[in-house]
Predicted 3D model of a 399-nucleotide RNA (Bacterial RNase P class A) from an uncultured Actinomycetes bacterium. The sequence was found by an Rfam model in a public genome assembly. Its Rfam family is "Bacterial RNase P class A". By type it is a ribozyme. Rfam's curators write: Ribonuclease P (RNase P) is a ubiquitous endoribonuclease, found in archaea, bacteria and eukarya as well as chloroplasts and mitochondria.
RNA sequence: UGAGUUGGCUGGGCGGCCGCGGUAGCAACCCUUCGGGGCGGCGCUGAGGAAAGUCCGGACUCCACAGGGCAAGGUGGUGGGUAACGCCCACCCGGGGCAACCCGCGGGACAGUGCCACAGAGAACAGACCGCCGUAGGCGCUUGCGUCGACGGUAAGGGUGAAACGGUGGUGUAAGAGACCACCAGCGCGGCGGGUGACCGUCGCGGCUUGGUAAACCCCACUUGGAGCAAGGUCAAGACGGGGCUUCGCAAGAAGCCUCACGCAGGCGUUCGAGGACUGCCCGUCCGAGCCUGCGGGUAGACCGCACCGAGGUCGUCGGUAACGACGGCCCCAGAUGGAUGGUCGCCCUCGGUCCUUCGGGAUCGAGACAGAAUCCGGCUUAUAGGCCAACUCAUCUG
Numbered sequence: 001u002g003a004g005u006u007g008g009c010u011g012g013g014c015g016g017c018c019g020c021g022g023u024a025g026c027a028a029c030c031c032u033u034c035g036g037g038g039c040g041g042c043g044c045u046g047a048g049g050a051a052a053g054u055c056c057g058g059a060c061u062c063c064a065c066a067g068g069g070c071a072a073g074g075u076g077g078u079g080g081g082u083a084a085c086g087c088c089c090a091c092c093c094g095g096g097g098c099a100a101c102c103c104g105c106g107g108g109a110c111a112g113u114g115c116c117a118c119a120g121a122g123a124a125c126a127g128a129c130c131g132c133c134g135u136a137g138g139c140g141c142u143u144g145c146g147u148c149g150a151c152g153g154u155a156a157g158g159g160u161g162a163a164a165c166g167g168u169g170g171u172g173u174a175a176g177a178g179a180c181c182a183c184c185a186g187c188g189c190g191g192c193g194g195g196u197g198a199c200c201g202u203c204g205c206g207g208c209u210u211g212g213u214a215a216a217c218c219c220c221a222c223u224u225g226g227a228g229c230a231a232g233g234u235c236a237a238g239a240c241g242g243g244g245c246u247u248c249g250c251a252a253g254a255a256g257c258c259u260c261a262c263g264c265a266g267g268c269g270u271u272c273g274a275g276g277a278c279u280g281c282c283c284g285u286c287c288g289a290g291c292c293u294g295c296g297g298g299u300a301g302a303c304c305g306c307a308c309c310g311a312g313g314u315c316g317u318c319g320g321u322a323a324c325g326a327c328g329g330c331c332c333c334a335g336a337u338g339g340a341u342g343g344u345c346g347c348c349c350u351c352g353g354u355c356c357u358u359c360g361g362g363a364u365c366g367a368g369a370c371a372g373a374a375u376c377c378g379g380c381u382u383a384u385a386g387g388c389c390a391a392c393u394c395a396u397c398u399g
Stems, first nucleotide, its partner, number of pairs: 001395010012348007020046004025042002029038003048370001052381002055379005060228004067283004072224005077091005092106001093104004107219002112217002114213003129158002131154005137148004166184006185209001187206008232304004241260008262296007275287004312331008349368008
């Protein structure tokens, strides 16, 4: 200098004017049944790294005090981290890459079942297409051979295929073959060493050798209540209704106040248990005096949940390879509910194009990503114009 790998930060800035939401703080004003309410001002504060997806795990709320079995779901190397996880860190094995690094639906194929198209003789205990060898016979002939069919042996050579029931070299044989031998690979059984472990290294013995696929069904190990802030609470209201009281009225009726909180019909049931909870089913356990169905009607308003405490943020020290943890200091950073954080002007910044250039730069035009909280948190996944930083690898050159 170039090419690459991994990780991180930012993603417009400043000022003026006008305008929004919240407020635990400060200062007032008005009203008040003295509980509190209303409206300004000052101060403070107001979208994200993904707020997206709704894929995981939880906090929290209700069922509810919640057991066993079967089914169903999830995860899948080892060790650690975490509230937990399907997440993160480190390592092991396998694969890719010169490497930094990246990838892995990473337990089991000797529990069983299934599948491996086409080609090929044969695709799991398979197989003889072309071949090689032998026996007897036929034919030809150069008596040696060649050739034809039959029978027997063979799987070393060739071919098919993604893959053919170990590899190389030899001995041996009629020809061959782990039939045997040497060295390998694999598998099984042992020993020693290293490591917490998954595993790694090494030595010995041995039958000689027994595909793949579980991201197919399955087996094994571990694990799993349900629903979800539209969860769940508090207050108020509630008719063309029922009941009571008062007033007016001859009566019919009308008005006002208080109170109840749905009304009607049908079915089942009240300890001999209707209905309900425990995932889907079963058992078992528990709650239980009302429940279920149909029709009709009312309310859908205010407040809490809800952001002032959080598995919170940030800085430093210590421990740890790391993820992360402990201790200490500092800080409080939206809470809307038809849903706020905006509009405008000016200057600057970044990027791109064009022109000029004394190569310092100047002028002009255009652009500035993905994208908006709705109970909250830890992750994963997806989107992202442009700019910047750090570490590492390889190649080349220079000192």